Predicted 3D model of a 1390-nucleotide RNA (small-subunit ribosomal RNA) from an uncultured organism. The prediction has a mean pLDDT of 85. RNAcentral holds the sequence, with entries from ENA, Greengenes and SILVA.

[in-house]
RNA sequence: AUGCAAGUCGAGGGGUAGAGGCACUUCGGUGCUUUGAGACCGGCGGACGGGUGAGUAACGCGUAGGUAAUCUGUCUUUAAGUUGGGGAUAGCCCAUGGAAACAUGGGGUAAUACCGAAUAUGCCUUAUGGUAAAAGGAGCGUUUGCUUCGCUUGAAGGUGAGCCUGCGUCUGAUUAGCUAGAUGGUGGGGUAAAAGCCUACCAUGGCGACGAUCAGUAGCCGGCCUGAGAGGGUGGACGGCCACACUGGGACUGAGACACGGCCCAGACUCCUACGGGAGGCAGCAGCUAAGAAUCUUCCGCAAUGGACGCAAGUCUGACGGAGCGACGCCGCGUGGACGAAGAAUGUCGAGAGAUUGUAAAGUCCUUUUAUACGUGAGGAAUAAGGUUUGUAGGAAAUGACGGACCGAUGACGUUAGCGUAUGAAUAAGCCCCGGCUAAUUCCGUGCCAGCAGCCGCGGUAACACGGAAGGGGCGAGCGUUGUUCGGAAUUAUUGGGCGUAAAGGGCACGUAGGCGGAUACGUAAGUCUGAUGUGAAAGACCCAGGCUCAACUUGGGGAGCGCGUUGGAAACUGUGUAUCUGGAGUCACGGAGGGGGAGUUGGAAUUCCUAGUGUAGGGGUGAAAUCUGUUGAUAUUAGGAAGAACACCGGAGGCGAAGGCGAACUCCUGGCCGAUGACUGACGCUGAGGUGCGAAAGCGUAGGGAGCGAACAGGAUUAGAUACCCUGGUAGUCUACGCCGUAAACGAUGUGCACUUGGUGUUGGGCGUUGAAUGCUCAGUGCCGAAGCAAACGCGAUAAGUGCACCGCCUGGGGAGUAUGCCGGCAACGGUGAAACUCAAAGGAAUUGACGGGGGCCCGCACAAGCGGUGGAGCAUGUGGUUUAAUUCGAUGAUACGCGAGGAACCUUACCAGGGCUUGACAUAUAGCAGACGACUUUAGAGAUAGAGUUUCCCUUCGGGGCUGUUAUACAGGUGCUGCAUGGCUGUCGUCAGCUCGUGCCGUGAGGUGUUGGGUUAAGUCCCGCAACGAGCGCAACCCUUGUUGUCUGUUGCCAGCAUGUAAUGAUGGGGACUCAGACAAGACUGCCGGUGACAAACCGGAGGAAGGUGGGGACGACGUCAAGUCAUCAUGGCCCUUAUGUCCUGGGCUACACACGUGCUACAAUGGUUGUCACAAAGCGAAGCGAAGUCGCGAGGCGGAGCAAACCGCAAAAAGUCAACCUCAGUACAGAUUGGAGUCUGAAACUCGACUCCAUGGAGGUGGAAUCGCUAGUAAUCGCGCAUCAGAAUGGCGCGGUGAAUACGUUCCCGGGCCUUGUACACACCGCCCGUCACACCACCCGAGUUGGGGGUACCCGAAGUCGCUCGUCUAACCGUCAAGGAGGACG
Repeated sequence: AUGCAAGUCGAGGGGUAGAGGCACUUCGGUGCUUUGAGACCGGCGGACGGGUGAGUAACGCGUAGGUAAUCUGUCUUUAAGUUGGGGAUAGCCCAUGGAAACAUGGGGUAAUACCGAAUAUGCCUUAUGGUAAAAGGAGCGUUUGCUUCGCUUGAAGGUGAGCCUGCGUCUGAUUAGCUAGAUGGUGGGGUAAAAGCCUACCAUGGCGACGAUCAGUAGCCGGCCUGAGAGGGUGGACGGCCACACUGGGACUGAGACACGGCCCAGACUCCUACGGGAGGCAGCAGCUAAGAAUCUUCCGCAAUGGACGCAAGUCUGACGGAGCGACGCCGCGUGGACGAAGAAUGUCGAGAGAUUGUAAAGUCCUUUUAUACGUGAGGAAUAAGGUUUGUAGGAAAUGACGGACCGAUGACGUUAGCGUAUGAAUAAGCCCCGGCUAAUUCCGUGCCAGCAGCCGCGGUAACACGGAAGGGGCGAGCGUUGUUCGGAAUUAUUGGGCGUAAAGGGCACGUAGGCGGAUACGUAAGUCUGAUGUGAAAGACCCAGGCUCAACUUGGGGAGCGCGUUGGAAACUGUGUAUCUGGAGUCACGGAGGGGGAGUUGGAAUUCCUAGUGUAGGGGUGAAAUCUGUUGAUAUUAGGAAGAACACCGGAGGCGAAGGCGAACUCCUGGCCGAUGACUGACGCUGAGGUGCGAAAGCGUAGGGAGCGAACAGGAUUAGAUACCCUGGUAGUCUACGCCGUAAACGAUGUGCACUUGGUGUUGGGCGUUGAAUGCUCAGUGCCGAAGCAAACGCGAUAAGUGCACCGCCUGGGGAGUAUGCCGGCAACGGUGAAACUCAAAGGAAUUGACGGGGGCCCGCACAAGCGGUGGAGCAUGUGGUUUAAUUCGAUGAUACGCGAGGAACCUUACCAGGGCUUGACAUAUAGCAGACGACUUUAGAGAUAGAGUUUCCCUUCGGGGCUGUUAUACAGGUGCUGCAUGGCUGUCGUCAGCUCGUGCCGUGAGGUGUUGGGUUAAGUCCCGCAACGAGCGCAACCCUUGUUGUCUGUUGCCAGCAUGUAAUGAUGGGGACUCAGACAAGACUGCCGGUGACAAACCGGAGGAAGGUGGGGACGACGUCAAGUCAUCAUGGCCCUUAUGUCCUGGGCUACACACGUGCUACAAUGGUUGUCACAAAGCGAAGCGAAGUCGCGAGGCGGAGCAAACCGCAAAAAGUCAACCUCAGUACAGAUUGGAGUCUGAAACUCGACUCCAUGGAGGUGGAAUCGCUAGUAAUCGCGCAUCAGAAUGGCGCGGUGAAUACGUUCCCGGGCCUUGUACACACCGCCCGUCACACCACCCGAGUUGGGGGUACCCGAAGUCGCUCGUCUAACCGUCAAGGAGGACG
């Protein structure tokens, strides 16, 4: 869009089309009769029912009342009447206009339509008087009539409605004043009705902090959700009320409307149109479109219930009854039950065993709710019309009226519910979750990606947090999410919170309203308590019963509904009235202390300035200086003068004041306070929103004043800078008077008042008491410590932050922000009041443990200092960075990498690069098959690996085979590939620093503390003492090794004093154990002894003795832990990666590069030296693929040689510095040795890249090293040589050994590191912390910017539709009056 949702009545009226019948007919039709829609006049109903919530903060709603200030159709009861007339008009007919909607003219007609008259219980005035009605229809009987439905007028009731009132009913004060019909009165009008409802006049009222006005939001309630309740939220369905009907305005009709499906006007919109005009209003039921996260059928029926009309039958009814759609909600049911272990299979996990899925499945035996098919089948229906019968009253009778009983049509749902039969486990399970909160876990994938997430938070290669799988947990025809409300939240606290430091006490007082208020008596009854009564609708909720198989649902009954009204009673408490009291409060008298306030006067010290004198070169200032000042005479000093400000000592934890605040003295004026005693007043009191006053400093205004000080400013310094700190100056200001400002960490961060609650000790002012002092009692202040109690703790504690009462102020996460805006105040500065958007998951308090501090105290260390020697400069060696390269393999990187892994890269090593090869592999194990050796030697090709050829060649055997080897195949090998931030182990460092902890007890709510701190002492948490601690463990020390002394024992290869032998010489020999030495066992050192100090301790200082003295020297030994320290390349190992290569073999190259930078060393620069010669003295080691003597050759490296030695025996092996002697003579040298040339030696397959050494020659730099920096405290530093490991060869490195052998340490201020105690902290990744602001870039929002535009509200005024009321004398006019004429009354239009 479309259809339907309000009609009905022929028993109010006239009557038509049409249809049937009869008659006539000129077949066009006409007449009569029966029936009769639609439309019309008329009546009742369209004001109910149904929808919606826009408006409304209101008598709108709720509740309780009033109406003597009112109306009420239909209904009930009751009384009376219903007589007699008249004139019209629709429909209809004729005609006209118009596209239509519709309109107009003429003719004629009816009524329960309209109009007079009569009558009158009513109404209005009351002196009388005036005034208002009606309608008939149907049935029966017919002779008047009777009955019934109506009509008219009253009265009463019922129902419904209007109006009025008390109380209740959201937010904002950044809305504080509002109001002119406004408040009241009088007259008039108006309404059904009170009333400024309207109007004229008069008066000037009315409302408001108990929130007026204004703004925002909103329909209200019964109820509903939530909550233990009190409350909070809400008003969808159902029920009551209100409001609205396209938006705005308006009236008409009517009992009722200012009317959802009526009318008029204006407006917007849609539609029709012949362009002239017209039509419409789903917030009725369906349905459509749009918007939206989202919301249904254009269904059936009037069978039931209810409604309108009708006498009734009946008609109408999208009210309603039903069905449909939607798991949207509530309730119920099912998707099967029992048995079933080979614990099947799949899946998943696990190294495997196995576990799990899981009695789950399969299988066997059952059942049939549900499903499907067929059949059967209630109740919802009561009765109407009508019939039968009966009763009552009346009537002549009939129709009737009022009752009872029995029959009697009608079912949308509906293929209904239910029941029966058949079939067959047959038709039926999902969603969320598994890190904690919170029930439930594993694997894989991913790798700060993808993603998760309610909060905390997960994810950067082993994710219980992502995704998948398996398993598990929860709920189940649902489950999860989102949104909303209440709860938890005592997190707005009435029940039921707070304000010292967490947010929060007003800066302080006076005081208005308000709140609260002492004692006694009597009255009253507002509050209060109690009884009765009315109401508190129904539904809902609760309780008890009943009906659907149960339940949801529903029916009946009951109680409750804490509220409001009426009424009776009580009188304790509060209020109120009266009378009284003295305890609270105050007044007077007496005494007292005081920097309380105001004004005036006076004083001295100091400072600066001025004048004059003395006097001379500085003064001043600082960490150090400079600016500044001074020879024109400063500073210093003396004298005189001037000015302004502040008042030393007293002075105090002291006094006063409301707070701010107040300090020289005196005088005057003045406020408050305290004490004691007496008298007086008689509750006069406390608090205090607004209000008013006071109110530091700074600041402002006017007029003064201005010494010192001193924002701003200037200069000098400091500094990277220094708009600061320091210095020299210096203006406002500081001071006075008057007036503003009104704020402070205005703090005790603690409002005021009253009362109560163990104590101790000071102090100020009084009183009592005492001869006096000490002391005691008491009042008012002011401090400290502390009981109970309180408190998160810290702390408070009669001066409360304890226990109570009264009143006020204030708080409600951090930031934004005390900002913006509005208003108020101010001369201004600015103050008061005071948000939001947005953003964060914290901000904050108190305490704890650490760490840190350019905090403090104590202490230690080659930490500094005092010394000695170096490094940094040179050359070379070596390592690293960088660069280069095919590769320069990798790792180590402040201390704690850098002569480090590496204790030794020519090949090998080797991990790197180039090239050439191999693929079960260079290496291991296993199985199966095949073949037999493998290997060695020779040879060929090749760079070699490798390949080919030749020769040679096995063992055991139970004869099956085995060992061994090769080959093929499969499992697998292999990786110095990655991750040291997945790990084990090992190691570095703090640090050989003295610490780190535990058990029990005690303290604390707790973190935690105590012990472990304190007083001493030590190298030491070493020891002693003390102590709510008592003990213990890991560390320290000691036990172990070495060195230093002695003894005993042993005595070769070591030793040789005495004895003996021998030699050129030698322990060479006999012998010896004395000595040295070797190596086993002992001893020794313990603050043991003495003196002093100390606390009678621990211990320290000094001494004796002793080889050694206070851990004798050295070593090994490294607490809890820190650095995600180092190492996956020693080794081991999780995970990942490669598998004809990231594995493996070979040749060559590289790790050895070289502009440069750094670390660690060596050698030097020389005379304490160099060179040459002579002569001495070690220790510790090593040696068989070895050390290798003598001898000999070579200048030499070395060669030849080969004795001896598996070594206290032989060898390496010469120690060097040193001593003695000579030369050199300060020079780039007779220093230094790089580099280079030549010639060699040795090792080794092989010295080109790339070895060491020797000889000859060469002879660079270097003359003691900038800033800076390292080591060392005694047999140390320094210096000198020797050996060893690795190793074929190749140390200036490493590890050891001995020789010579110093200086210095006052001391702990400083640098570095560390230990203990304490303190602050906004740090805890712990100061390499945390954190603030600007700037740069990007983006977003806002502001400014020439402007431009829309909406809303208020007020004043102008135009103005429909309409209502009033006025009128223009037009028209049936009923009534009229002598039926004129005309009038009245009406309509205008």